[in-house]
The RNA shown here (SAM riboswitch aptamer (S box leader)) has 105 nucleotides and comes from Oceanobacillus salinisoli.
The coordinates come from a structure-prediction model, not an experiment, and the mean pLDDT is 83.
Of the family's consensus pairs, 97% are formed in the model.
The sequence was found by an Rfam model in a public genome assembly.
RNA sequence: AUCUUAUCAAGAGUGACCGAGGGAUAGGCCCUAUGACGUCCGGCAACCCCCUUUAUUGGGAAGGUGCUAAGUCCUACAGAAUGAAUGCAUUCUGAAAGAUAAGCG
Numbered sequence: 001a002u003c004u005u006a007u008c009a010a011g012a013g014u015g016a017c018c019g020a021g022g023g024a025u026a027g028g029c030c031c032u033a034u035g036a037c038g039u040c041c042g043g044c045a046a047c048c049c050c051c052u053u054u055a056u057u058g059g060g061a062a063g064g065u066g067c068u069a070a071g072u073c074c075u076a077c078a079g080a081a082u083g084a085a086u087g088c089a090u091u092c093u094g095a096a097a098g099a100u101a102a103g104c105g
Base pairs, nucleotide, nucleotide: 003103004102005101006100007099008098013041015040016039017038021031022030023029025076026075027074028073042068043067044066047064048063049060050059051058072097077094078093079092080091081090082089083088
């Protein structure tokens, strides 16, 4: 890498350094010299972890991760409803893809 399971509508900076790109892919739409991305510090959360409970209950945050614009920023595939009429718009449901954790290997 792959595979399995769980979660993805909440939360988190008026900081320092750096200096041009960034938001996975495609299309859109955005963020960005009033400083993005990244690094550090701070913070958030609670998957692993610790205590507790009949309980998957309630609590904690030292450590391992993670996260810290916009719902995973929106859509992508299928189905349904409504509206319009030439395959379009909106909404809903599910899937796919992706992200993160824990495990497998």